RNAcentral holds the sequence, with entries from ENA. This is a predicted structure of a 380-nucleotide RNA (Bacterial RNase P class A) from an Actinomycetota bacterium. The gene name in the source record is rnpB. Its mean pLDDT, the model's own confidence on a scale to 100, is 79. The model forms 87% of the base pairs in the Rfam consensus.
RNA sequence: GGAGCCGGCCGGGCGAUCGCGGCACCGAAAGGUGUCGAGGAAAGUCGGGACUCCAUAGGGCAGCGCGGUGGGUAACGCCCACCCGGGGUGACUCGGGGAAAGCGCCACAGAAAAGGUACCGCCAGCGGCCCGUCGCCUCAUUCGUGAAGCGCCGGGUGCGGGCAAGGGUGGAACGGUGGGGUAAGAGCCCACCAGCACGGCAGGUGACUGUCGUGGCUCGGCAAGCCCCGCGCGGAGCAAGGUCAAGCAGGGAGCGAGUUGCCCGCUCGAUGCUCCCGGGUAGGCCGCAUCAGGCCUGUGGCAACACAGGUCGCAGAGGGAUGAUCGCCAUCGACGCGCAAGCGACGAGACAGAAUCCCGCUUAUAGGCCGGCUUCGCUA
Repeated sequence: GGAGCCGGCCGGGCGAUCGCGGCACCGAAAGGUGUCGAGGAAAGUCGGGACUCCAUAGGGCAGCGCGGUGGGUAACGCCCACCCGGGGUGACUCGGGGAAAGCGCCACAGAAAAGGUACCGCCAGCGGCCCGUCGCCUCAUUCGUGAAGCGCCGGGUGCGGGCAAGGGUGGAACGGUGGGGUAAGAGCCCACCAGCACGGCAGGUGACUGUCGUGGCUCGGCAAGCCCCGCGCGGAGCAAGGUCAAGCAGGGAGCGAGUUGCCCGCUCGAUGCUCCCGGGUAGGCCGCAUCAGGCCUGUGGCAACACAGGUCGCAGAGGGAUGAUCGCCAUCGACGCGCAAGCGACGAGACAGAAUCCCGCUUAUAGGCCGGCUUCGCUA
């Protein structure tokens, strides 16, 4: 210097004018002054919790989710470290329970897709058949031979049969190489290798690794089809929920009218007045921002993180504020001038926008900065 891998961060600054919301102070009020006022994702609402109400003795079934091991955390499908497998020269990256408990499925092609089989091919040891030489026997005879049968040997294979080595199909084909063996072959047998199961020893908390031995000789894939194993999960959500409570309607008491002159009792109250009552609508208030909080330092830990000390206070509505314009500076782009440093005028600046809160993940993002590492080349 080229090419790359991983991680972290910023995402304009200052000022002026007008406007909006919260809080504090002043003011009788109108209003004024001061101060604070979006994000790294406030987004998707995907995972987990806090909080609230309802349900709930305890346990189980069903259902849903997660899945190497160990740790972190309030918790998680998040984070860290490690293990195994795939990819990469490498930095690094992607994946992760069980298919030897059972059921099911595996298109097309192919003989066969898992305890099932043979399309081409190979074989002729066995049964059969065909052909040929020779021998034996029977019958016929024109005595030259002819026909049928049996047997040895050789050849063949349209049949029955043996085989799975080779070809071929497929994403995937029932171990690989060599030798023996055989009619031809095959873990049929043997040696080595790969893989599997079991056992021992050593290391590790563990996943697992290394090594030794034994065994039958070999065992396909899919669990995001059912299933099995382990762990977790009650439901609804701030329009949760709590509290104060006008008016109207409702209930009660008194006043009133009637019944017999009075009292009690009973009946009525259509209309009217006074007081009380519970539930609760509109509406108000709370929940509501002090927190699993941010920053700095130290200690422990490989790390995620934890602990200790110090320091800071940091949006908050409920018709829902956080906006607009201008000036200067900074950044970037192309242009002009200049030998150059630079100067001038013009233009550009993303994704997006809180609504109970928090921890994560994912997705969007103009432009820019920083750190660590790998590999190749050059120079000394």